Notes:
The RNA shown here (Glycine riboswitch aptamer) has 78 nucleotides and comes from a chicken gut metagenome. Its Rfam family is "Glycine riboswitch aptamer". Its family is annotated with glycine biosynthetic process in the Gene Ontology. The coordinates come from a structure-prediction model, not an experiment, and the mean pLDDT is 80.
RNA sequence: AUUUGGGAGAGACUGGAACAUACAGCACCGAAGGGGAAACAGGGAACACACAAAAACUCUCAGGUAAAAGGACCGAAU
Numbered sequence: 001a002u003u004u005g006g007g008a009g010a011g012a013c014u015g016g017a018a019c020a021u022a023c024a025g026c027a028c029c030g031a032a033g034g035g036g037a038a039a040c041a042g043g044g045a046a047c048a049c050a051c052a053a054a055a056a057c058u059c060u061c062a063g064g065u066a067a068a069a070g071g072a073c074c075g076a077a078u
Stems, first nucleotide, its partner, number of pairs: 001078006011026001013025003027065003033061001034059003042051001043049001
């Protein structure tokens, strides 16, 4: 990486002629992706200082809020 199994959260909200989709409005979610700061380790005499820098933390841009699809992460096989 591929296949496969499991896999959460939050309005089947309101409006126009109706589910879905798209549009408008308000309310929410964080586990695709994206952004943010600076945590541990390392240097160092030092809790100074400098470099670098992650996330499930945080923001909610995107995405999502019945089913389907998607889905971080975990298991199995190749």